[in-house]
RNA sequence: GGGCACAUAGCUCAGAGGUAGAGCACUACGUUGACAUCGUAGUGGUCGUAGGUUCGAUCCCUGCUGUGCCCA
Repeated sequence: GGGCACAUAGCUCAGAGGUAGAGCACUACGUUGACAUCGUAGUGGUCGUAGGUUCGAUCCCUGCUGUGCCCA
């Protein structure tokens, strides 16, 4: 330098056009003498970034940035 893949909650991931979800973690309450476990409720997101297409984009297209793999 070229090719491919990936980027979504604190972490690991799902979601593939119609105002974003799970598990774990975290907070509160209940349970306990206390802790853990368990139960209930809750908090938490510029969907990497800038454009384009569309009535509407996390999702489709393009550039850029970052990460990983391959080729030279």

Predicted 3D model of a 72-nucleotide RNA (transfer RNA) from Holosporaceae bacterium UBA3830.
It was read from a public genome assembly.
Model confidence (mean pLDDT): 81 of 100.
It matches the Rfam family "tRNA". Rfam's curators write: Transfer RNA (tRNA) molecules are approximately 80 nucleotides in length.